[in-house]
Context: one part of a larger RNA
RNA sequence: GCCUGCGAGUUAGUGGCAUGUGGCGAGGUUAACCCGUGUGGGGAAGCCGUAGCGAAAGCGAGUCUGAACAGGGCGUUCAGUCGCAUGCUCUAGACCCGAAGCGGAGUGAUCUAGCCAUGGGCAGGUUGAAGCGACGGUAAGACGUCGUGGAGGACCGAACCCACCAAUGUUGAAAAAUUGGGGGAUGACCUGUGGUUAGGGGUGAAAGGCCAAUCAAACUCCGUGAUAGCUGGUUCUCCCCGAAAUGCAUUUAGGUGCAGCGUCGCGUGUUUCUUGCCGGAGGUAGAGCUACUGGAUGGCCUAGGGGGCCUACAAGCUUACCGAAGUCAGCUAAACUCCGAAUGCCGGUAAGUGAGAGCGCGGCAGUGAGACUGCGGGGGAUAAGCUUCGUAGUCGAGAGGGAAACAGCCCAGAUCACCAGCUAAGGCCCCUAAGCGUGUGCUAAGUGGAAAAGGAUGUGGGAUCGCAUAGACAACCAGGAGGUUGGCUUAGAAGCAGCCACCCUUGAAAGAGUGCGUAAUAGCUCACUGGUCAAGUGGUUCCGCGCCGACAAUGUAGCGGGGCUCAAGCACACCGCCGAAGCUGUGGCAUUCACACAAUAGCCAGGUCCCGUUGAACGGAUCCAGGUGUGUGGAUGGGUAGGGGAGCGUCGUGUGGCGGGUGAAGCGGCAGGGUGACCUAGCCGUGGACGCCACACGAGUGAGAAUGCAGGC
Numbered sequence: 001g002c003c004u005g006c007g008a009g010u011u012a013g014u015g016g017c018a019u020g021u022g023g024c025g026a027g028g029u030u031a032a033c034c035c036g037u038g039u040g041g042g043g044a045a046g047c048c049g050u051a052g053c054g055a056a057a058g059c060g061a062g063u064c065u066g067a068a069c070a071g072g073g074c075g076u077u078c079a080g081u082c083g084c085a086u087g088c089u090c091u092a093g094a095c096c097c098g099a100a101g102c103g104g105a106g107u108g109a110u111c112u113a114g115c116c117a118u119g120g121g122c123a124g125g126u127u128g129a130a131g132c133g134a135c136g137g138u139a140a141g142a143c144g145u146c147g148u149g150g151a152g153g154a155c156c157g158a159a160c161c162c163a164c165c166a167a168u169g170u171u172g173a174a175a176a177a178u179u180g181g182g183g184g185a186u187g188a189c190c191u192g193u194g195g196u197u198a199g200g201g202g203u204g205a206a207a208g209g210c211c212a213a214u215c216a217a218a219c220u221c222c223g224u225g226a227u228a229g230c231u232g233g234u235u236c237u238c239c240c241c242g243a244a245a246u247g248c249a250u251u252u253a254g255g256u257g258c259a260g261c262g263u264c265g266c267g268u269g270u271u272u273c274u275u276g277c278c279g280g281a282g283g284u285a286g287a288g289c290u291a292c293u294g295g296a297u298g299g300c301c302u303a304g305g306g307g308g309c310c311u312a313c314a315a316g317c318u319u320a321c322c323g324a325a326g327u328c329a330g331c332u333a334a335a336c337u338c339c340g341a342a343u344g345c346c347g348g349u350a351a352g353u354g355a356g357a358g359c360g361c362g363g364c365a366g367u368g369a370g371a372c373u374g375c376g377g378g379g380g381a382u383a384a385g386c387u388u389c390g391u392a393g394u395c396g397a398g399a400g401g402g403a404a405a406c407a408g409c410c411c412a413g414a415u416c417a418c419c420a421g422c423u424a425a426g427g428c429c430c431c432u433a434a435g436c437g438u439g440u441g442c443u444a445a446g447u448g449g450a451a452a453a454g455g456a457u458g459u460g461g462g463a464u465c466g467c468a469u470a471g472a473c474a475a476c477c478a479g480g481a482g483g484u485u486g487g488c489u490u491a492g493a494a495g496c497a498g499c500c501a502c503c504c505u506u507g508a509a510a511g512a513g514u515g516c517g518u519a520a521u522a523g524c525u526c527a528c529u530g531g532u533c534a535a536g537u538g539g540u541u542c543c544g545c546g547c548c549g550a551c552a553a554u555g556u557a558g559c560g561g562g563g564c565u566c567a568a569g570c571a572c573a574c575c576g577c578c579g580a581a582g583c584u585g586u587g588g589c590a591u592u593c594a595c596a597c598a599a600u601a602g603c604c605a606g607g608u609c610c611c612g613u614u615g616a617a618c619g620g621a622u623c624c625a626g627g628u629g630u631g632u633g634g635a636u637g638g639g640u641a642g643g644g645g646a647g648c649g650u651c652g653u654g655u656g657g658c659g660g661g662u663g664a665a666g667c668g669g670c671a672g673g674g675u676g677a678c679c680u681a682g683c684c685g686u687g688g689a690c691g692c693c694a695c696a697c698g699a700g701u702g703a704g705a706a707u708g709c710a711g712g713c
Base pairs, nucleotide, nucleotide: 001713002712003711004710005709006708011092012091013090015089016088017087018086019085020084021083022082023081024080027048028047029046033042034041035040052059053058062074063073064072065071095233096232098230102223103222104221105220106219107218113197114196115195116194117193118192119191120190121189122187124156125155126154127152131148132147133146134145135144136143160184161183162182164181165180166179167178168177199215201211202210203209236647237646238645239644240643241642246259247258248257249256250255260367261366262364263363264362265361266360267359268358271357273352274351275350276349277348278347279346280345286339287337288336293333294332295331297329298328299327300326304322305321306319307318308317309316370395371394372393373392374391375390376389377388378387379386400411401410402409415588416587417586418585420584421583422582426578427577428576429562430561431560435575437574438573439572440571441570442569448564454548455547458545459544460543461542462541463540464539465538466537467536475532476531477530478529479528481505482504483503486500487499488498511526515524516523589637590636591635592634593633594632595631596630597629602628603627604626606623607622608621610620611619612618648702650699651698652697653696654695655694656693657692658691659690666686667685668684669683670682671680672679673678
């Protein structure tokens, strides 16, 4: 890992609420217990209901408050009660598994820590302390030398003890080792045997170490099914409806309570919703501000202040300074408003709609982590697949088509079948279904098929202003002068360092000079003018499409690819077609509503009465609340949490009915049926003794998941 088996909403309560059903009914019902074995008889204590109000005394269809004959609160109307079943709930382990832990009683020092008692062990080699002796030495000593001697948590190094480094090992040879080096090795040494200290305790040369592969409190059993607002798991089918991720509160924030939203039942019945019209409230967008409150720019004007002059004081004069108020012009605001929409909201009315619309009461929930997109805002940086509100949509819980692929975008809401049709979004050269469709333009950049400020005789179209056959624009030829070197300044300043002025004359035209140049002149050139040539030329502005700006890491890699240029790109117009689980067609199923029929029917369950019958029971008559049918037509049938409904299957019990050695169950295979869980009108094989159907009842009742449990492989 697979297979098989096991594996999770149960039980109790004369607890509670509701629904269904039954008995009795202004009443209903017994409990313990007794007699007893007949689901029998007794047992009225008690409980619920029939009257409430008040804290109570108490009063009573009223009562309490109150001074009140006031007002107000709660009542006065409404059938209950006892079983059974189901849903939920309470108390219990309460759907199952899961802690780390807490407490109690015990078991452990054969591992290991310390201690006690009694034993054992340490090859070999080295060093050579004290003491002592001899000699030297001294007044005597001290002291020195040579011997002797054999000390030491002394030295080297086996056994022994340890574990510093490395490699190997890492499903190991081994739940801590092996190999090669390393440290101690007469000591605070190592070690055998016996004993002792026990769990908030021991022991510890102290690491929270060790106390039997377990230690920041051992192990075993018990309290114990501790508790777990947490995680995981929770087993058959079909049908109908179908959420929420919000508000308020919370030692609350991943929990919970109430409300909101779902479902089921009962009631109400158009009250809902949409549109038109009518009537309202409002201060947003925008706009405005000499309409306020603020902000903020410039001009004019000037109170006042500063500076200067003048001055004994007071005053006065002045100012390229600052400047309130006023005034003019142009701005500005979520917490400004003289104004002021569109939507939205409220009410009325008419029409439409008739929907799983609205509202009320009750049973049962789930949700209370939301996500993105468009629009309106706040926070942030007018950042974020950011965060937080409002509003709409989608996903969530939604399949299908498109966007290459792609929960949240676009189209569209899947009951089932069909080798039928029409469309949506999006597409129609090939991959790839359908047009290399038609017409008129644009683009040359592979723009299309990523991007800004900014830049540019790219190119197409429009508008407007100049010049032009009295000859424009460009090119070429020629002129471009005189007063004058204008005045000033300056060493110089002559068109051309700088300042001021910028005139006059001649003329076709020529600036007191556009640029280069000189020390200053000179020189070249321009403006301006004539000629040659011969037809358009120059500026401004708007619109369309392009260009540059444009650099990243595996490989083209910013059309899905191929590939595309009067397009297979872009714009406008038009005609076709393709394209979905949408719509249509044909057939089937289910739910629901309406109508019709059966029909004052039948059946089921029950009540009443009478008759037949000894009675139970059966048959007949009668009564009604309820359930059940067939046909036609309309509508509906995506679905998580969740609510509701109808069923299948397993095991057993009761009653009735059947099958079985001429072969039960089970198992293997075939064939067939049902919307499904499943079933068998049947057949073959195996097997060898029980099994099935109907109705009712009762459950240890359905397995794929729980790092589930056991076994097998």
The part of an RNA shown here (large-subunit ribosomal RNA, domain II) has 713 nucleotides and comes from Catellatospora methionotrophica. The coordinates come from a structure-prediction model, not an experiment, and the mean pLDDT is 83. Rfam family: Bacterial large subunit ribosomal RNA. Its family is annotated with ribosome and structural constituent of ribosome in the Gene Ontology.